[in-house]
RNA sequence: UAAUGAAAAAGCCAAACUAGCUUAGCGGUUAGGGCGGAAAGCCACGGGUCAUCAUGAUAGCCGGGUUGCCAUU
Numbered sequence: 001u002a003a004u005g006a007a008a009a010a011g012c013c014a015a016a017c018u019a020g021c022u023u024a025g026c027g028g029u030u031a032g033g034g035c036g037g038a039a040a041g042c043c044a045c046g047g048g049u050c051a052u053c054a055u056g057a058u059a060g061c062c063g064g065g066u067u068g069c070c071a072u073u
Stems, first nucleotide, its partner, number of pairs: 002073004012037002017032006035060001041066003045063003048058004
């Protein structure tokens, strides 16, 4: 550096739901919570879905880009 994997070890994230705040709305955010995750870190580039008059949202929908811990080969 590449591939594979989560058995071990150290950790990480956090579904549904509840409460507060916030948005036109989808949704976002904080605290609790833990369904799950080996990138469930980040990026709206393509598709899908959602909202909408426009414009937005969704990365834990799929694809793609990019960064990273441990172990084995």